[in-house]
């Protein structure tokens, strides 16, 4: 340059035909304990990478950009 991928909560990560955004850890509360892990119960936490379009409705479909992670090619 050129293709595929992937970006959703503090970390991994899910999301089904477009129709209330969700899990594990992790935090924070409370219960248990002597006290701590640990276990239970329970709360908070989201610009769904950005910008526009479609739609009555977009994490999801379309264009365009941004970052990464592979892979191809090309540069005397």
């Nucleotide at each position: 340059g050129c293709c595929a991928c992937u970006u959703u909560g503090g970390c991994u990560c899910a999301g089904u035909u477009g129709g209330u955004a969700g899990a594990g850890c992790a935090a924070c509360g409370c219960a248990u304990u002597c006290g701590u892990a640990a276990u239970g119960c329970g709360u908070a936490g989201g610009u769904c990478c950005c910008c526009g379009g479609u739609u009555c409705g977009a994490g999801u479909c379309c264009g365009g950009g941004a970052a990464g992670u592979g892979g191809c090619u090309c540069c005397a």
Molecule: transfer RNA
Organism: uncultured Bacteroidales bacterium